[in-house]
RNA sequence: CAACUGGAGAGUUUGAUCCUGGCUCAGAGCGAACGCUGGCGGCGUGCUUAACACAUGCAAGUCGAACGCGAAAAGGGGGGCUUGCUCCCCUGAGUAGAGUGGCGCACGGGUGAGUAACGCGUGGGUAAUCUACCCUUUAGUGGGGAAUAACCUCGCGAAAGCGGGGCUAAUACCGCAUAACAUCGCCGUUUCCUCGGAAGUGGCGAUCAAAGGUGACCUCUGCAUGCAAGUUGCCGCUGAAGGAUGAGCCCGCGUCCCAUUAGCUUGUUGGUGGGGUAAUGGCCUACCAAGGCAGCGAUGGGUAGCCGGCCUGAGAGGGUGACCGGCCACACUGGAACUGAGACACGGUCCAGACUCCUACGGGAGGCAGCAGUGAGGAAUAUUGCGCAAUGGGCGAAAGCCUGACGCAGCGACGCCGCGUGGAGGAUGAAGGCCUUCGGGUCGUAAACUCCUGUCGAGGGGGACGAAAUGGUGGUUCGUUAAUACCGGGCCGCCUUGACGGUACCUCUGGAGGAAGCCCCGGCUAACUCCGUGCCAGCAGCCGCGGUAAUACGGAGGGGGCCAGCGUUGCUCGGAAUUACUGGGCGUAAAGGGCUCGUAGGCGGUCUGAUAAGUCCUGUGUGAAAUCCCUUGGCUCAACCAAGGAACUGCGCCGGAAACUAUCGGACUUGAGGCCGGGAGAGGGAAGCGGAAUUCCCAGUGUAGCGGUGAAAUGCGUAGAUAUUGGGAGGAACACCGGUGGCGAAGGCGGCUUCCUGGACCGGUUCUGACGCUGAGGAGCGAAAGCUAGGGGAGCAAACAGGAUUAGAUACCCUGGUAGUCCUAGCUGUAAACGAUGGGCGCUUGGUGUUGCGGGUAUCGACCCCUGCAGUGCCGGAGCUAACGCAUUAAGCGCCCCGCCUGGGGAGUACGGUCGCAAGGCUGAAACUCAAAGGAAUUGACGGGGGCCCGCACAAGCGGUGGAGCAUGUGGUUCAAUUCGACGCAACGCGAAGAACCUUACCUGGGUUUGAACUGUAGGCGAUCGGUCUAGAAACAGAUCCUUCCUUCGGGACGCCUGCGGAGGUGCUGCAUGGCUGUCGUCAGCUCGUGUCGUGAGAUGUUGGGUUAAGUCCCGCAACGAGCGCAACCCUUGCCCUUAGUUGCCAGCGGAUUAUGCCGGGCACUCUAAGGGGACUGCCCCGGACAACGGGGAGGAAGGUGGGGAUGACGUCAAGUCAUCAUGGCCUUUAUGCCCAGGGCCACACACGUGCUACAAUGGGCGGUACAAAGGGCUGCGAACCUGCGAAGGUGAGCUAAUCCCAAAAAACCGUCCUCAGUUCGGAUUGCAGUCUGCAACUCGACUGCAUGAAGGUGGAAUCGCUAGUAAUCGCGGAUCAGCACGCCGCGGUGAAUACGUUCCCGGGCCUUGUACACACCGCCCGUCACAUCACGAAAAUCGGUUGCACUCGAAAUCGCUGAGCUAACCCGCAAGGGAGGCAGGCGCCUACGGUGUGACUGGUGAUUGGGGUGAAGUCGUAACAAGGUAGCUGUAGGAGAACCUGUGGCUGGAUCACCUCCUUU
Repeated sequence: CAACUGGAGAGUUUGAUCCUGGCUCAGAGCGAACGCUGGCGGCGUGCUUAACACAUGCAAGUCGAACGCGAAAAGGGGGGCUUGCUCCCCUGAGUAGAGUGGCGCACGGGUGAGUAACGCGUGGGUAAUCUACCCUUUAGUGGGGAAUAACCUCGCGAAAGCGGGGCUAAUACCGCAUAACAUCGCCGUUUCCUCGGAAGUGGCGAUCAAAGGUGACCUCUGCAUGCAAGUUGCCGCUGAAGGAUGAGCCCGCGUCCCAUUAGCUUGUUGGUGGGGUAAUGGCCUACCAAGGCAGCGAUGGGUAGCCGGCCUGAGAGGGUGACCGGCCACACUGGAACUGAGACACGGUCCAGACUCCUACGGGAGGCAGCAGUGAGGAAUAUUGCGCAAUGGGCGAAAGCCUGACGCAGCGACGCCGCGUGGAGGAUGAAGGCCUUCGGGUCGUAAACUCCUGUCGAGGGGGACGAAAUGGUGGUUCGUUAAUACCGGGCCGCCUUGACGGUACCUCUGGAGGAAGCCCCGGCUAACUCCGUGCCAGCAGCCGCGGUAAUACGGAGGGGGCCAGCGUUGCUCGGAAUUACUGGGCGUAAAGGGCUCGUAGGCGGUCUGAUAAGUCCUGUGUGAAAUCCCUUGGCUCAACCAAGGAACUGCGCCGGAAACUAUCGGACUUGAGGCCGGGAGAGGGAAGCGGAAUUCCCAGUGUAGCGGUGAAAUGCGUAGAUAUUGGGAGGAACACCGGUGGCGAAGGCGGCUUCCUGGACCGGUUCUGACGCUGAGGAGCGAAAGCUAGGGGAGCAAACAGGAUUAGAUACCCUGGUAGUCCUAGCUGUAAACGAUGGGCGCUUGGUGUUGCGGGUAUCGACCCCUGCAGUGCCGGAGCUAACGCAUUAAGCGCCCCGCCUGGGGAGUACGGUCGCAAGGCUGAAACUCAAAGGAAUUGACGGGGGCCCGCACAAGCGGUGGAGCAUGUGGUUCAAUUCGACGCAACGCGAAGAACCUUACCUGGGUUUGAACUGUAGGCGAUCGGUCUAGAAACAGAUCCUUCCUUCGGGACGCCUGCGGAGGUGCUGCAUGGCUGUCGUCAGCUCGUGUCGUGAGAUGUUGGGUUAAGUCCCGCAACGAGCGCAACCCUUGCCCUUAGUUGCCAGCGGAUUAUGCCGGGCACUCUAAGGGGACUGCCCCGGACAACGGGGAGGAAGGUGGGGAUGACGUCAAGUCAUCAUGGCCUUUAUGCCCAGGGCCACACACGUGCUACAAUGGGCGGUACAAAGGGCUGCGAACCUGCGAAGGUGAGCUAAUCCCAAAAAACCGUCCUCAGUUCGGAUUGCAGUCUGCAACUCGACUGCAUGAAGGUGGAAUCGCUAGUAAUCGCGGAUCAGCACGCCGCGGUGAAUACGUUCCCGGGCCUUGUACACACCGCCCGUCACAUCACGAAAAUCGGUUGCACUCGAAAUCGCUGAGCUAACCCGCAAGGGAGGCAGGCGCCUACGGUGUGACUGGUGAUUGGGGUGAAGUCGUAACAAGGUAGCUGUAGGAGAACCUGUGGCUGGAUCACCUCCUUU
């Protein structure tokens, strides 16, 4: 100097959003374990499980300076003598050894079973106590006695051990003496104090001690050397006082969970006497009293050693109690005492029990939770090591001995810390791997290579600190003393001691040499590619990956992270403000008790005085050490260690302050209450009364129906109903008034009158004086349903019955109908008991209704108007809120008190308790399971919701389809094959605008393999083509004939053969794709920028008022603009003009003809085809907002987009197409490719779609006679003419087309026949004969003629098209095509009807509403049943554990009584003996273990049983979400396969329509 310093979030509910809320992750830590890997060192650390059992060794002894005994081996000497035995002596040696005695063994070491307790922590008390050894002070230590171990001897026993007899010592034991400042008693007295004592003091009396050992000396005495007495030192011993240390006891405060443990207690609580203890005390005992504890949690149950600390955390907290330290408890289990200063004693004793061992079966022995070690348990935890050298302990005077305490070493990456595995240079960016867009990129300066260094390890050499003492000895000095002895102290020398360990450390040698792994790479979270796999194998902390292109699985390459480690698992705290003290909530997310009264408790108005409990301040004691923090220091650093400091936020004490809280006292009136005067009210209870209506009964009138419904039926009625009139009975409920009006605490309360009664409100110069608020428990009240008993019973109506509906209908609807609904008395105690909003008080802008009372003003007066208080509504400001919303009646701002919440399901269930007659209520879990469940709001979508609007959507019409025959497509079936695709609208005369071969993709058979077509390359050969012949079904094969081009002469082009790359595939995937297309839909929509609003998704714009075909336009508006769509621009058609005038046209002129633009001529008209004009709501009137626009009108060929076409927004349908084409991936390669012939795509019991032709007279046949448009035509259209009945044939003009041809248009019109018939309708089918195309019409073409002449007489349910030149009807043309058209695409001719209207069906647009949908209603979703599986409950019973009570048994031991047996010390006595005291024994109290009986609590098992959870594709239905198709939910009751249904009361958390009220604006 310093000790300060500290706070991050993310993923996951949704289509998206905000919020609530849970789950999960990132961090730190560990006595850990497991997987892979592992070089070195230091410091730590290591049975968390079985307080399970233990072999073996060691862990507590020591003192000869307390005492008595006392060897042996070995050596030496001597003797005996059977020379290898024996005896004696000395040394060994007063040694070893055991014993008596002292001290220690109560420390040290281990463990955490028990304990929820004064056990622990902290602070106090002891005036209620003890304390060995140690220190200080003081006084003593005199004189006797009797024993006993060892030893000897005898005996018993297997052993352990024991008994009898005999001897002996002491610091062992016992008397006596002495003695007080010790203790006790009595009498005085002083001080203090917690008032009961404590400390002291004077006097008298009583009681109690002791042990010696060992050195030295001769001053004094004796013998007189020296030794004794003696002197002296040291160590002991005794009494007393004090200290220190340690301990005992007591008290305040703190110390886990369960109330599904609520009452516990008889020595219990207190007192008195006694006992006991070192000491207080029911600690024990006798008696007396009847207390004591408990919601501030007793008692019971569960769990647990406590603390300093440790981990985490910003902190507050939370978790924990290994190592180190303090305390406690325990020592095989239970009980007990003895000894001792201290124990009820880990390595002591006794008893009981279990277990193990020994045994000669009679008996004995043992206790590792000491250190090692073993077995067992377990995921798991070490050496049967060295040493007392250091530190510490015991004994000893000391040397010393003992010490598994301790110091060290060993093992384990178990943790922390440090070090290394090399450094620098090095680009052909080597090889190789991987990837690749094939260019390259990357591993990568990485390696190789060059130059260095030398840590660690290895080998060689040197080599510590820890050692200070103690002791011995020499010298010197001081103390003691008679003393220069001895002894003690100080100082200076010398000698003596190291387990670790030849270790740390230092140095030398050599040489990059021996030393890197693990996890991860979808997001969170740092790090990406390839291959394999194909909802498989697998991954996963959460969300989630994997079903053929997986950064998520496995491998590889690459990358990221950490590093001698890295991951995983487990556990703790954090994040989590997710239990919220710091720091949360409760209208709708979980959460306000149904309401009131009120106990305890909590909280409490104004002024003032006192006190000082809380509070604050100073000081002081304590808060052990270690730890944490700071500063220094020591190991090379660090970890680690040391010193000093800071801190330990706590508790006690002294003193102080007095604002606030509190307590006590005084005062006050504003809180609260009382009193007086008023009026309002469905407030409550009781009694009585009234009218309307329903039903029933009687009577009258009257006749065939009534009733009921969507429609019906059951039912009632000719035995007279319904209807109607009169009379009567009975019960229940009280229309209008009536009202977001009133009253009540809530539930709730409604005709009128009377009686009794509660509360609120208004007004008042009245009184009391804080009397208040809330309210755990508790008590009372408490809709409906339900229960008990007794009444009553009109209507209604669970159950029930019948009728309908329906697939069914245990329902909705209908007809009946019993409990019940009503009354009395009692019970129940619950509701969406809701404002989903606890109570009280205060404060905080407003507006407007309404109820009650009052004041003011005004008036004749009511009203109106202004205003106060109390209630009750609506709207809205600030503020609050996740939003919705609340907003003086708060969900705003504050205070006080209570209740409640903590993810969803399981479950308001189970068990237990309690209440109830029952039904059931209250209280109220867990296992298991899920990654959510939720709230509000947003955008969509949807609704059997609403509003507005549109569309041939319906309606109004016309014509069809569905019936027939045929054609055609499809399904199905069949087949060798019937190729493939398309499947609601939006597949089905569709791809196919043309399947006899071909096509052709299919089948059968025959062939072929670089291939039918393409390309590169290498080698070889040569043309290919074409013609003919042979075999063959052909392909193909063979034979033969004919035959090149360019050239720089190398060769090239072209073709063939062989080989390699590679082709080919109508094989798969349209759910890998491009492109194209369909559809909603020619619908009017879809978006953006900026701004604004909203936390946000998002909204606004785009909504609104009008209008339109239109998001078309106008107006308004927090919007202003813009884009894609609409419209317009384009084509066509309708009118006109201009230009042009052939092939078109022909008015006028001329010519010709029977006739014809045939000719001249003309271009006027038509027409052609190019350009223009025209139409714009431009004009008028009316309506409208003076707008947009609409209606009407004029003009005009055309009028309000003139008709038609082309044109298809953002997007939807994983729509269609891999078989048009293209294309990723996969598959195939003598075949899934290619060639060929034949067959098939054409089948046929059936079913459907789309068409044609009909069924006839608006028709058919025959005859006659008109009028188009648009097209096509050279391998073509083909005139005319001839032949044929005809299809057609022959011939062939003209035309490359406004010229010629196809070509006739048909219906129509005129005339005639048919006369209602299976026909002169209809034409199928079949026979025969033909024509044409084609290589070829058998399968399988079209057409013609003759003959045949089927079904069919207008088509069930159902269904399609069309709004004008449309439908209908009529024909014509074209594409494809050799041929083939009822299909398709076009063209024109004739040419209607109807539209009131938008209720309904379908589709669509906009706005709004509800939603549990978002794959978006083809959605979501409920319950039974069946199957599998999991956990739980019940259960006859059964097996344990803990424990209460009663009785019983009663070991050892203490205590008490006894003690006739035994008995050394003391007393009496000469002795004998006696006494005192003691011992054995006996008895008693108490009591462990045990036994019997009976309870309680708890656990395991349990046939069977109950519900619950979970589980891609089971069954039945459809309950809920929309008005969910009967609005839903709810308490209760009944019923039912199930969801559920019904009754009754309640709620809105119900849509919709109408009405009313209120509010806002004008």
Molecule: small-subunit ribosomal RNA
Organism: Candidatus Polarisedimenticolia bacterium